Predicted 3D model of a 344-nucleotide part of an RNA (small-subunit ribosomal RNA, central domain) from Ormosia semicastrata. The full RNA is in RNAcentral, with records from SILVA. Its Rfam family is "Bacterial small subunit ribosomal RNA". Its family is annotated with ribosome and structural constituent of ribosome in the Gene Ontology. Its mean pLDDT, the model's own confidence on a scale to 100, is 86.
Context: one part of a larger RNA
RNA sequence: UUGGGCGCAAAUGGUACGUAGGCGGUGAAUUGGGUUAAUAGUGAAAGUCAUUAAAAACUAGUGGAAUGCUCUCAAAACCAAUUCACUUGAGUGAGACAGAGGAGAGUGGAAUUUCAUGUGUACGGGUGAAAUUCGCAGAUCUAUGAAGGAACGCCAAAAGUGAAGGUAGCUCUUUGGGUCCCUACCGACAUUGUAGUGCAAAAGCAUGGGAAGCAAACGGGAUUAGAUACCAUGGUAAUCCAUGUCAUAAAUGAUGAGUGUUCGCCUUUAGUUUACGUGAAUCAAGGGCCCAGGUAAUACGUUAAACACUUCGCUUACGGAGUACGGUCAUAAGACCGAAACUC
Repeated sequence: UUGGGCGCAAAUGGUACGUAGGCGGUGAAUUGGGUUAAUAGUGAAAGUCAUUAAAAACUAGUGGAAUGCUCUCAAAACCAAUUCACUUGAGUGAGACAGAGGAGAGUGGAAUUUCAUGUGUACGGGUGAAAUUCGCAGAUCUAUGAAGGAACGCCAAAAGUGAAGGUAGCUCUUUGGGUCCCUACCGACAUUGUAGUGCAAAAGCAUGGGAAGCAAACGGGAUUAGAUACCAUGGUAAUCCAUGUCAUAAAUGAUGAGUGUUCGCCUUUAGUUUACGUGAAUCAAGGGCCCAGGUAAUACGUUAAACACUUCGCUUACGGAGUACGGUCAUAAGACCGAAACUC
């Protein structure tokens, strides 16, 4: 559990595709299922309402209502169905444009480390101060050469791009999407989306490689009353690659997707038109400020949290609890679905 809500109070699914379902442009014709109107029938009696009888009650008579259903007949605006057409929604093509969008291959320089050789001699390193530690078996420093792995300085930006996660040295191959523009084509093909499916940081897991730096665990050194830490010295897994798996994050804009309508200013990116002026106009995207408006406030404000519509998800006091039980998935770790008693 509703005439309520979901940025921050409970609440937008991590993200996309998408079946069923919901919902959906413009014009015309036809049909008459829904819809609307009319007539008739029926709607037993009791009951109910009105009224009549001397009549308050009971009783009796009369009449009405009884939202409905059915036959017949009619209307054609709307919903629906069928048919024909339209172009402004959606899409396709042509011509341009930008981009760290994805995948694969090749390649570059700086730096760290290690190794080799030369020179050279006593410390170097580290800290708040030290010590563990390295070094006369020649270190640090310096010069030359070699090896190997990982990451790509400046450019660099509130910038770009992608559905999200994400994405950056350079070159090549291949490939997805987007914007603008003017015409051409198509002709509602749209939108949302239980089910289902794909993708999905980091960590983790499996197998096989790789291993420079860094570094959970771990060792010894400090600090301290203690120090299972912060600091320092070492250091394994991990980090890297290939192939699988896992499916979670403060997966955030804490704001679901789509469409339309709404005062302006400044600025950045990719175009187009105009044609020189430190311009103007117009689209698509990224930011800043703000009118109206709504908001508990903060803040939002054409990228809405404004005004409306379509549709999905979710919420309903705190804890117990994202726990138990059960089920599905997973090698496992665990993930997903997900209570109650009790408490106040």